[in-house]
RNA sequence: GAUUUAUAAAGAAGGGUGGAGAGAUUAGGCUCCGCGAAGCCCUGGCAACCUUCUGCCUAAGGCAGAAAAGGUGCCAAUACCUAACCUUCGCCACGGCGUGGGAAAUGAUAAGUU
Numbered sequence: 001g002a003u004u005u006a007u008a009a010a011g012a013a014g015g016g017u018g019g020a021g022a023g024a025u026u027a028g029g030c031u032c033c034g035c036g037a038a039g040c041c042c043u044g045g046c047a048a049c050c051u052u053c054u055g056c057c058u059a060a061g062g063c064a065g066a067a068a069a070g071g072u073g074c075c076a077a078u079a080c081c082u083a084a085c086c087u088u089c090g091c092c093a094c095g096g097c098g099u100g101g102g103a104a105a106u107g108a109u110a111a112g113u114u
Stems, first nucleotide, its partner, number of pairs: 001114007013043005021032003026083004044075003049071002051067007079106001085102003089098003
């Protein structure tokens, strides 16, 4: 890098360094930011995917509960919101517009395969 499965309205910030951007990409919106962005480092924390323990079951596995030492991850806003498709409701000058829901695509993270 490719691929499979799972997850996402919850939760969790201080310091140092740095010096203008950041919120994946494109467009639009909105937001954060010299009262200091991104990145990097340290410390702290959150969560419970892997992990460990216990119980149950129709048992190479599954479900429930607990733990947090280890491997990751994460610590503004739903993955910040919208976009193409299906659909509810409202409006309409019948061209569309607004609103809610669904399913996808894309990206992210974990675990596995390659």

This is a predicted structure of a 114-nucleotide RNA (SAM riboswitch aptamer (S box leader)) from a Bacteroidota bacterium.
Its mean pLDDT, the model's own confidence on a scale to 100, is 82.
The organism belongs to Bacteroidota, within Bacteria.